RNA sequence: CCUCGAUAAGGGCAAUCUGCGACCGGCGACGGUCCAGAGCGCAAAGCCCAGGGACACGCCACGGCGUGUUGGCCGGGUUGCCGAA
Numbered sequence: 001c002c003u004c005g006a007u008a009a010g011g012g013c014a015a016u017c018u019g020c021g022a023c024c025g026g027c028g029a030c031g032g033u034c035c036a037g038a039g040c041g042c043a044a045a046g047c048c049c050a051g052g053g054a055c056a057c058g059c060c061a062c063g064g065c066g067u068g069u070u071g072g073c074c075g076g077g078u079u080g081c082c083g084a085a
Stems, first nucleotide, its partner, number of pairs: 004083002012042002016038004021034005040072001046078004051074002053070007
């Protein structure tokens, strides 16, 4: 340096749940965003890319096509902390 990833050290992220919490929408039931607490998990769950997949809506000649969402489904690019085996 490359590969790899530990019941190591110090940090980081946060599925989901909770709330006489804040704001927005709604007659209401309720929904959305944020915040706080807990913490399923993650070695790129940092950043960039919708190629494949999935999902929603629309169209369809029922073969598919279009638009959107998803990076915590897979993949690609790029940068990067630590160092046991």
Description: The RNA shown here (c-di-GMP-I riboswitch aptamer) has 85 nucleotides and comes from a Pirellulaceae bacterium. Its Rfam family is "c-di-GMP-I riboswitch aptamer". Its family is annotated with cyclic-di-GMP binding in the Gene Ontology.